Two RNAs folded together computationally: RNase P RNA and transfer RNA, 449 nucleotides in total. It holds a member of the Rfam family "Bacterial RNase P class A". It is annotated as a ribozyme.
């Protein structure tokens, strides 16, 4: 120096003038009251505060609320090498098999097809138990020394089709083949070691029996609906209503079904009809951040100290000008100077772990390869 | 803001592991003085995109894109 690989930070900066949405503080004015405080409401002024790494996409999980509670079947749905982390996961760490690359190092929905049921278009004789061609052996026939036809047999070694064709290579063996039989490879099963465990090794055996589970399915774990427009309080209004049913039974009651328990008239459901569209909470201090320490390979947990960050409800976080940055273009007295155009993805609404997407430009830090110089 | 659907010819739609169709629509022909209607033939597809299971992908999966439920999805 070139080319990678893993992992991290940052996401234009500073001033001035108009606004906008919250909090605390003064001052004025109004509501209520007999009057003051203290409140609430409006107006003004100050002082502080005001988007992201993804707020996105709603793909998972989980925390909070209700649905009065509890338990069994079905059924549906999800995950899917192991082993640990977590509140919890389809996340995250180590591992383990398989693949990809010289290589750092990256990829994997990676439990079962000898439990069943199914599918395997077309082609091909056979797509899962089957002989088309070819190969061999036997019988008859005809020719007359090895041919042709017929008829019964053997054979999966060749060739044909197909995305797939009954383990692969050699060497024996045979009438021709064939794991038949041996070596060695791959596979499977069983013992012995090792590891929690997935798995590795190392011996023995019978030799072997497509694939598709992101078909149904089986086997192990999981999972109860909704969602802050859940939920509560106050107000305010209206017919605070009618008609029906009902606890023996029936209908309701956890919003897939079914059962047992239990709940049940100041209930509960069903029909039919009105009326509000206010405001207060929930609303942001949390499975949170940062620094040290202690365990762990790692994720991550304990422990001490410290830190504090928008809370709207038609929905704020904006807008212009100036100057510095960056990055393009022209120009020129050209290593700088003038002018012009630009600033990446994007934009909280109940919070929080995660993935996934989308992202200009700058920067940092370990590793690989390769070249070149001391 | 949540929560649910859908995307296949110019429109409506079916198709849901085996090589894409049916009505209407257009085009050309018949027929009729002419149009209509009928009747023949014919055009017309990136099956919204990209990945991934599979021998094969509209279909199974995964992530994106666009649309819709206009309040009679949900105060």
């Nucleotide at each position: 120096c070139a080319a990678g690989u893993a992992g991290g930070c940052u996401g234009g900066g500073u001033g001035a003038c108009c606004g906008c949405c919250g909090u605390u503080c003064c001052a004025g004015a109004g509501a209520a009251c007999a009057c003051c405080a203290a409140u609430c409401u409006c107006u003004g002024a100050a002082a502080g505060g005001g988007a992201g790494g993804a707020a996105a996409g709603u793909c998972c999980g989980g925390g909070c609320u209700c649905c009065a509670u509890c338990g069994g079947g079905c059924a549906g749905g999800g995950u899917g090498c192991u082993g640990g982390g977590u509140a919890a996961c389809a996340c995250c760490c180590a591992g383990g098999a398989g693949g990809g690359g010289u290589g750092a190092u990256c990829c994997u929905a990676c439990g079962g097809a000898a439990a069943g049921c199914g599918c395997c278009a077309c082609a091909g004789a056979a797509a899962c138990a089957u002989a088309c061609c070819g190969c061999c052996c036997c019988a008859g026939c005809a020719a007359c020394u090895u041919u042709c036809c017929u008829g019964g047999g053997g054979u999966a070694a060749g060739g044909g089709u197909g995305a797939a064709a009954u383990g692969g290579u050699g060497a024996g063996g045979u009438a021709a083949g064939a794991g038949c039989u041996c070596a060695c490879c791959g596979g499977c099963a069983a013992c012995u070691g090792a590891g929690u465990g997935a798995u590795c090794a190392g011996u023995u055996g019978g030799c072997u029996g497509g694939g598709c589970a992101a078909a149904c399915c089986c086997c192990a774990c999981c999972c109860g609906g909704a969602g802050c427009a859940a939920g509560a309080c106050c107000g305010a209004a209206u017919a605070g209503g009618a008609g029906g049913a009902c606890c023996c039974u029936u209908a309701g009651g956890a919003c897939g079904c079914c059962c047992g328990a239990c709940c049940a008239a100041u209930g509960u459901c069903c029909u039919c009809g009105g009326g509000u569209u206010g405001g207060u909470u929930g609303c942001u201090u949390g499975a949170c951040c940062c620094u040290g320490g202690a365990g762990g390979c790692a994720a991550c947990u304990c422990c001490a100290g410290g830190g504090c960050u928008a809370g709207a409800c038609a929905g704020a976080u904006g807008g212009u000008c100036a100057c510095c940055g960056g990055u393009c273009c022209a120009g020129c007295u050209a290593u700088g100077c003038u002018g012009g155009a630009u600033c990446a993805c994007a934009g909280a609404a109940c919070c929080c772990g995660g993935c996934u997407u989308a992202c200009a430009g700058g920067u940092c830090u370990a590793c690989u390869u390769g070249g070149u110089g001391c | 803001g949540g929560g649910c659907c859908c995307g296949u010819a110019g429109c409506u739609c079916a198709g849901c592991g085996g090589u894409a169709g049916a009505g209407c629509a257009g085009u050309g022909g018949a027929c009729u003085u002419u149009u209509a209607a009928u009747c023949c033939a014919u055009c017309g597809g990136u099956c919204c995109u990209c990945g991934g299971u599979u021998c094969g992908a509209a279909u199974c999966c995964g992530a994106g894109c666009g649309g819709g439920c206009u309040c009679a999805c949900c105060a």